[in-house]
RNA sequence: GAUAGAGGAUGCGCGAAUUAUCAGUAACACAGAGGAUGCGGCAGAGGCAGAGGAUGAUGUGUGAAAGGAAUAGCGCCGAAAGCUUUUGAUGCUGCAAUCACUAGCUUGGGAGCAGGGUGAAUAAUUCUGUUACUGUCAUCGCAAGAUGGAGGGCUAUC
Numbered sequence: 001g002a003u004a005g006a007g008g009a010u011g012c013g014c015g016a017a018u019u020a021u022c023a024g025u026a027a028c029a030c031a032g033a034g035g036a037u038g039c040g041g042c043a044g045a046g047g048c049a050g051a052g053g054a055u056g057a058u059g060u061g062u063g064a065a066a067g068g069a070a071u072a073g074c075g076c077c078g079a080a081a082g083c084u085u086u087u088g089a090u091g092c093u094g095c096a097a098u099c100a101c102u103a104g105c106u107u108g109g110g111a112g113c114a115g116g117g118u119g120a121a122u123a124a125u126u127c128u129g130u131u132a133c134u135g136u137c138a139u140c141g142c143a144a145g146a147u148g149g150a151g152g153g154c155u156a157u158c
Stems, first nucleotide, its partner, number of pairs: 001158005008077001011076004017071003027062005037049003041095004080107005087100004108134002111131008136149005
């Protein structure tokens, strides 16, 4: 240098399909009451709707979807994820948010607990801290075990 592998409480990720949830929610229509505002997360500008009755609330009727989750399948073992940053797109502008891209940094792996973000959610995911567990290598040790490191690593073969 090449090839092939291993870790696992549920190793990591993926676009369709099915199912549940989302939810009797949003939206639409009608009715009575009410009486001046409303139109993407925030702000501004402009436009539109509105006393021929706005927003919001109540009642009746009809009644979703996306994201996220599970199952199965597929691709894999920096698999992949996150943070900061560059550029572009999303609507007229700015900030935020989402998606993709550039550069740098962090993380062996999963789990519990506390707090924060996203989310309808007690699901899930993510960030910070912490607790033990587990795999691997090095050093010390008779041994049990202890200490330390990181995936650009570890093991096997050529």

A computed fold for a 158-nucleotide RNA from uncultured Agathobacter sp., annotated as Lysine riboswitch aptamer. The prediction has a mean pLDDT of 81.